[in-house]
RNA sequence: UCCAAUCUUCGGGGCAGGGUGCAAUUCCCGAUCGGCGGUAACGAGUUUGAUUACUCGAAGUCCGCGACCCAUAAAAGCGAUUAGCUUAAGUGGUGGACCUGGUGUGACUCCAGGACCGACAGUUAAAGUCUGGAUAAAAGAAGAUGUCG
Numbered sequence: 001u002c003c004a005a006u007c008u009u010c011g012g013g014g015c016a017g018g019g020u021g022c023a024a025u026u027c028c029c030g031a032u033c034g035g036c037g038g039u040a041a042c043g044a045g046u047u048u049g050a051u052u053a054c055u056c057g058a059a060g061u062c063c064g065c066g067a068c069c070c071a072u073a074a075a076a077g078c079g080a081u082u083a084g085c086u087u088a089a090g091u092g093g094u095g096g097a098c099c100u101g102g103u104g105u106g107a108c109u110c111c112a113g114g115a116c117c118g119a120c121a122g123u124u125a126a127a128g129u130c131u132g133g134a135u136a137a138a139a140g141a142a143g144a145u146g147u148c149g
Stems, first nucleotide, its partner, number of pairs: 005145006017029003031129002033118002035065004042057005060116002069093004075087004098114005120132003
């Protein structure tokens, strides 16, 4: 110095205005939002004799992951015991959306234009945006510690 380990903190945004209607932030017009890692020709900055070396940021629709849901299930609890029930690590599965033009050696990432997508449950009426599980969980991010290698 790096890896591993342990611990701490952090870790999701969004219907203005209008129409119909008994009733809709759910329908219609319109508005509006974009988790995490990777890639990246763009941007910013540091540095060098040098476009020399480096840092940071940059994709909802590319690659991968997480949340939700389904199956299974270690373990724990309840059950005198068995049967069974509850919670549930882990494992497996399901799981949405992009084209056209421009530049260029090179772009599904840049620039321009147009389009498209969004768990489950609930609801005076069908929800990415309201309410709820959730003061939860998590992809991960940052930091601290000091044993071993």